[in-house]
Molecule: SAM riboswitch aptamer (S box leader)
Organism: uncultured Woeseiaceae bacterium
RNA sequence: AACUCAUCGAGACCGGUCGAGGGAUAGGCCCGACGACGCCGGGGCAACCUUCAGGACUAACCAUCCUGAAAAGGUGCCAACUCCUGCGAUGCGUUGCGAUUUCGCAACGGCAUCGAGAGAUGAGGG
Numbered sequence: 001a002a003c004u005c006a007u008c009g010a011g012a013c014c015g016g017u018c019g020a021g022g023g024a025u026a027g028g029c030c031c032g033a034c035g036a037c038g039c040c041g042g043g044g045c046a047a048c049c050u051u052c053a054g055g056a057c058u059a060a061c062c063a064u065c066c067u068g069a070a071a072a073g074g075u076g077c078c079a080a081c082u083c084c085u086g087c088g089a090u091g092c093g094u095u096g097c098g099a100u101u102u103c104g105c106a107a108c109g110g111c112a113u114c115g116a117g118a119g120a121u122g123a124g125g126g
Stems, first nucleotide, its partner, number of pairs: 003124006013042005021031003025086004043078003048074002050070007082118001087115006093108006
C1' cells in the first nucleotide's frame, strides 16, 4: 500500500515567505497579482486515539455499548455541506403521447429524500 471499522450540514485566522495557479478527477460554480495554492512561525477549533464519571449488560468482574466532562500528549482541521453534480431508487413537478375522469407510458441538460461509488481524516492492519 491492500483490507477493516467509524465519521464527514457544526467549529476554528493572523504574520512572514514565494509568485500563478488553486479548489482530488470531468462538468459547473467559485478562490486568486487587493498575492491565492504551498511552505514557515504563532494562534485557534475539534475530540479520533487518551483520561475520568455515570448508565446499560453481568451473579460479579472484565470486555463492549450509550451519555457526559477534560485537553497534557499523538494526529487532524481552520473559504464555500466532502463547494455542487456525476451512478441507482423513490416521491413530487414539468412536457409530450395514449386513453378519457383522473389513469397509463416516455423524456427531463427540474426539485427533494435515501442509498451506492469516489475522496478525506482517525483508529486498527503486515